A computed fold for a 478-nucleotide part of an RNA from Ceratopteris richardii, annotated as small-subunit ribosomal RNA, 5' domain.
The full RNA is in RNAcentral, with records from SILVA.
Context: one part of a larger RNA
RNA sequence: GGAUGAACGCUGGUGGCAUGCCUAACACAUGCAAGUCGGAUGCUCGUGGUGUUUCCAAUGGCGGACGGGUGAGUACCGCAUAAGAACCUGCCCUUGAGAGGGGGGACAACAACUGGAAACGACUCCUAAUACCCCAUAAGCUGCGGAGCAAAAAGGAGGGAUCCGCCCGAGGAGGGACUUGCGUCUGAUUAGCUAGUUGAUAAGGUAAUGGCUUACCAAGGCGACGAUUAGUAGCUGGUCUGAGAGGAUGAUCAGCCACACAAGGACUGAGACACGGCCCAGAUUCCUAUGGGAGGCAGGAGUGGGGAAUCUUCUGCAAUGGGCAAAAGCCUGAUGGAGCAAUGCCGUGUGUAGGCAAAAGGCCCACGGGUCGUAAACUCCUUUUCUCGACGAAGAAGAACUGACGGUAUAUGAGGAAUACACAUCGGCUAACUCUGUGCCAACAUCCGCGAUAAGACAGGGGAUGCAAGCGUUAUCC
Numbered sequence: 001g002g003a004u005g006a007a008c009g010c011u012g013g014u015g016g017c018a019u020g021c022c023u024a025a026c027a028c029a030u031g032c033a034a035g036u037c038g039g040a041u042g043c044u045c046g047u048g049g050u051g052u053u054u055c056c057a058a059u060g061g062c063g064g065a066c067g068g069g070u071g072a073g074u075a076c077c078g079c080a081u082a083a084g085a086a087c088c089u090g091c092c093c094u095u096g097a098g099a100g101g102g103g104g105g106a107c108a109a110c111a112a113c114u115g116g117a118a119a120c121g122a123c124u125c126c127u128a129a130u131a132c133c134c135c136a137u138a139a140g141c142u143g144c145g146g147a148g149c150a151a152a153a154a155g156g157a158g159g160g161a162u163c164c165g166c167c168c169g170a171g172g173a174g175g176g177a178c179u180u181g182c183g184u185c186u187g188a189u190u191a192g193c194u195a196g197u198u199g200a201u202a203a204g205g206u207a208a209u210g211g212c213u214u215a216c217c218a219a220g221g222c223g224a225c226g227a228u229u230a231g232u233a234g235c236u237g238g239u240c241u242g243a244g245a246g247g248a249u250g251a252u253c254a255g256c257c258a259c260a261c262a263a264g265g266a267c268u269g270a271g272a273c274a275c276g277g278c279c280c281a282g283a284u285u286c287c288u289a290u291g292g293g294a295g296g297c298a299g300g301a302g303u304g305g306g307g308a309a310u311c312u313u314c315u316g317c318a319a320u321g322g323g324c325a326a327a328a329g330c331c332u333g334a335u336g337g338a339g340c341a342a343u344g345c346c347g348u349g350u351g352u353a354g355g356c357a358a359a360a361g362g363c364c365c366a367c368g369g370g371u372c373g374u375a376a377a378c379u380c381c382u383u384u385u386c387u388c389g390a391c392g393a394a395g396a397a398g399a400a401c402u403g404a405c406g407g408u409a410u411a412u413g414a415g416g417a418a419u420a421c422a423c424a425u426c427g428g429c430u431a432a433c434u435c436u437g438u439g440c441c442a443a444c445a446u447c448c449g450c451g452a453u454a455a456g457a458c459a460g461g462g463g464a465u466g467c468a469a470g471c472g473u474u475a476u477c478c
Base pairs, nucleotide, nucleotide: 001478002477003476004475006474007473008472009471010470013348014347015346016345017344018343019341020340021306026304027303028302030301032299035062036061037060040059041058069259070258071257078184079183081181082180083179084178087176088175089174092172093171094170095169096168098166101135102134103133104132111124114121115120140149141148142147155164156163157162185231186230187229192222193221194220197219198218199217201215202214203213204212234256235255236254237253238249239248240247241246261282264279265278284295285294286293287292312338314337315336316335320334321332322331323330324329351381353379354378361372362371363370364369386415387414388413389412395405423466424465425464426463427448428447433462434461435460436459437458444449
């Protein structure tokens, strides 16, 4: 000198765009953040019939594995880069074949009754399906072949055309799992480490390879090119600095990984060992009729606490995107916006022109004057900003309809210089000097140093210099 997710002190007009718990992965009141489908289904809405329609709970389907958060753990094929072979893949795209076969038994809801303070249940009866099961049929799989093995399907809407679905196979796209080469911090005041350990055979298991697991056999494997151990740490694209080489760093944004009160486990499913799912034991908080139950903000707001320090318990699904649905649509704290904060960057303003008796006043003085200073006053002008008024968008796609932002932006009229400058420094480095006070005191100071009665270095006044809605200080990096 540059930089910062900064903080502190003094000060503070405005617009645009960004950014905003770096500390306690500490604990959390409250409402919200994942639902949707009646064109899969039965039932109910006093009773019976016909027609139309809506809602709640339930069975059923798809989605809650995405999106959003955090960086605790992890020195690791975790990440980055380059390759590989033994794999899986819902929805989507292309393509081939099929279901017009035959049957069956249930379980919710509902109804009745009943236990419990509650959470939640028990028992009995009934019932539907795109829920569940069996038989038949066959592409398929294994195998050189003979042959063997297991095993499918569902309907709905419509007057119809047709549309949406269902089952089996092949290919694709996108996604995921696995293996390997190379790279990836510090310490030797850590030198030896390792028995499923290293390899072979066989079996099991997995979507798949493999000590992944087991039995048997062999005694291997790693290590001064730093194993093991200890400490620290999410990695990268990037960011900061630097002429570069390098050094430091990993906020926001993007990719990957890991985690979801701390540890463990599986279930369902195409996909999880699952943030707002389940089970067990633990810590902790709450409710209780003491028998027993309920919870998990490292989602968006917000609270307490910690801290030098970090925001609103706002608004809308109009746009972009996501889930479900045939669709209308519903949901969406993703996201679009507004709010707060000079936290940063950029823009802009606080007037312009004239104006000497150089007014008054301050300060200095050699008492002649000098300086603040054309600065002010005063005169003319302008209105960026400001106040008030009347118009008023684009963002909306696809003919119309549909805009949270927002009566916002932008244009436009009126008014009046009106509403708007501080901060630090002035001995040298380093741009900028004098007076008074103080008297090795009080103080200042990155460093050198200054202060002991004429201090350009302390404090105050005047003046000057720098920068400017900021200016200084502190902290950290180059």